[in-house]
Context: one part of a larger RNA
RNA sequence: CUGGGCGUAAAGCGCGCGUAGGCGGAUAUCCAAGUCGGAUGUGAAAGCCCUGGGCUCAACCUGGGAACUGCAUUCGAUACUGGGUAUCUUGAGUAUGGUAGAGGAAAGUGGAAUUCCCGGUGUAGCGGUGAAAUGCAUAGAUAUCGGGAGGAACACCAGUGGCGAAGGCGACUUUCUGGACCAAUACUGACGCUGAGGUGCGAAAGCGUGGGGAGCAAACAGGAUUAGAUACCCUGGUAGUCCACGCCGUAACGAUGAGAACUAGGCGUUGGGGAGCAUGUCUCCUUAGUGCCGAAGCUAACGCGUUAAGUUCUCCGCCUGGGGAGUACGGCCGCAAGGCUAAAACUC
Numbered sequence: 001c002u003g004g005g006c007g008u009a010a011a012g013c014g015c016g017c018g019u020a021g022g023c024g025g026a027u028a029u030c031c032a033a034g035u036c037g038g039a040u041g042u043g044a045a046a047g048c049c050c051u052g053g054g055c056u057c058a059a060c061c062u063g064g065g066a067a068c069u070g071c072a073u074u075c076g077a078u079a080c081u082g083g084g085u086a087u088c089u090u091g092a093g094u095a096u097g098g099u100a101g102a103g104g105a106a107a108g109u110g111g112a113a114u115u116c117c118c119g120g121u122g123u124a125g126c127g128g129u130g131a132a133a134u135g136c137a138u139a140g141a142u143a144u145c146g147g148g149a150g151g152a153a154c155a156c157c158a159g160u161g162g163c164g165a166a167g168g169c170g171a172c173u174u175u176c177u178g179g180a181c182c183a184a185u186a187c188u189g190a191c192g193c194u195g196a197g198g199u200g201c202g203a204a205a206g207c208g209u210g211g212g213g214a215g216c217a218a219a220c221a222g223g224a225u226u227a228g229a230u231a232c233c234c235u236g237g238u239a240g241u242c243c244a245c246g247c248c249g250u251a252a253c254g255a256u257g258a259g260a261a262c263u264a265g266g267c268g269u270u271g272g273g274g275a276g277c278a279u280g281u282c283u284c285c286u287u288a289g290u291g292c293c294g295a296a297g298c299u300a301a302c303g304c305g306u307u308a309a310g311u312u313c314u315c316c317g318c319c320u321g322g323g324g325a326g327u328a329c330g331g332c333c334g335c336a337a338g339g340c341u342a343a344a345a346c347u348c
Stems, first nucleotide, its partner, number of pairs: 004319003007302002012316001014201004021194003025088007033081002035077008049065006091191001092188004096183004103177007110154001115149007125136002162169002206247006215241002220236004257315006265293012277280001297304002321348003330341004
């Protein structure tokens, strides 16, 4: 190794791209490396095994055989794997024509609301709570009308709706740009799948430099509550939240890696195409998504069930009792915070 697992028990890298490697469609033909068969040589003796013999038996000794599953050489076989050549189109891709979309980046624009400022009306309260108080207000607040400034977010539409590899993406317009799907043809001709290392992207918070700052709001201050209240509630309020550039690299969930094939159905919904007639807010077929319920099957159960956790194949990652510990040490990365890799003693 034969011969375990990874939705929830320990276990799927957060997600892409991709190097090496592993694996890889159909037909014909050649080679014969893997593979299979024969022969030859070798595979010391002893031992093991089989079968005789000798010590009264046995242990022990001794004859013969088998075995030594191996290696080398050589002669063959050619289904499969591999290598060469030629061909093919179904995998993959390209072209043409369409379609939907909060996919990404930049610039510009808009309305509602909050806050602040100015002016008008107006007068004694406003605000807040379980109740209050701090707070604001006769230097005219709250309320209301008009005007202005500024920042941030985009109600309704809105939907187990859409797009994206994931993180994520939601006002409108323009420009640039990635991907997907559908239909019919044409073309290339296996160009494919996975992917150790590597490399890129990656919410929030946080960090650096410079801007910006309406609302919200860690820290902080005050008022309450309370035995206390370094909280919950209230009044304020700074970083931050926003923008540009550069870092950080964590959470990342479908707790389900990627690709391919096969295996009952029913109901909804989004995008595309087609057919039918009764031309409609219609019905049916098909294709790509996205949901619900369920055959078989699977599962410890819950549940999963053509979007599999079913039946198989290929490749990668990961797990091996609890605590110690995702810690120490070392290394690498980072401005720092810290991140990645990752033990042991001891203990139950």